Molecule: c-di-GMP-I riboswitch aptamer
Organism: Domibacillus sp. PGB-M46
RNA sequence: CUACGAUAAUGGCAAACUUAUCGAAAGGUAAGGGCGCAAAGCUACGGGUCUAAAGUUUUAUGAAGCUAUGAUCGCCGGGUUACCGAA
Numbered sequence: 001c002u003a004c005g006a007u008a009a010u011g012g013c014a015a016a017c018u019u020a021u022c023g024a025a026a027g028g029u030a031a032g033g034g035c036g037c038a039a040a041g042c043u044a045c046g047g048g049u050c051u052a053a054a055g056u057u058u059u060a061u062g063a064a065g066c067u068a069u070g071a072u073c074g075c076c077g078g079g080u081u082a083c084c085g086a087a
Base pairs, nucleotide, nucleotide: 004085005084012037013036017032018031019030020029021028022027035074041080042079043078045077046076047075048072049071050070055066056065057064058063
């Protein structure tokens, strides 16, 4: 330095839920909270998944379907940065 991850040490992040708020929604943000995480840091590059405002198709005009330009990195992979040091 790279790989790796322990009944080590210092710490870090923060699921569900609650309150407030933004959003058409999925979901995001802040505070509380703590399920868990060795990258559960960042990144929407590839795939998957979620939503469907606008658009479009059908319609018995109630609605239904398709669709991402929206979202998800705590779904997976890629890229990138990084604490510690047993085997």